SAM riboswitch aptamer (S box leader) from Kibdelosporangium persicum, 89 nucleotides, folded computationally. Rfam family: SAM riboswitch aptamer (S box leader). Gene Ontology term of the family: regulation of gene expression. Of the family's consensus pairs, 97% are formed in the model. It was read from a public genome assembly, where an Rfam model found it.
[in-house]
RNA sequence: CAUCCAUCCCGAGCGGCCGAGAGACCUGGCUCAGCGACGCCGCAGCAACCACCCGAGAGGGCAGGUGCUACCGCCAGGAGCGAUGGAGG
Numbered sequence: 001c002a003u004c005c006a007u008c009c010c011g012a013g014c015g016g017c018c019g020a021g022a023g024a025c026c027u028g029g030c031u032c033a034g035c036g037a038c039g040c041c042g043c044a045g046c047a048a049c050c051a052c053c054c055g056a057g058a059g060g061g062c063a064g065g066u067g068c069u070a071c072c073g074c075c076a077g078g079a080g081c082g083a084u085g086g087a088g089g
Stems, first nucleotide, its partner, number of pairs: 001089001003087006013043005021032003025078005044069003049065002052061003073081001
């Protein structure tokens, strides 16, 4: 990185650094943001996709590997869109 599968209305924030945009892209809205957003780092937390354990099974347990912690993937429309996990050559 081609391809395939699953999920995307549950849940979970503080501190430090930085300094102007951010909520993926387009249009239109609606929000967040110098009372410091977004991002990065640390800690904390949430969660059962994978791993592991129990179980005949359904299922349960578990935070080790990822992931996530404003707003339904912020909303509507569009784009054979995107994100995350697993499989895979």

Its mean pLDDT, the model's own confidence on a scale to 100, is 87.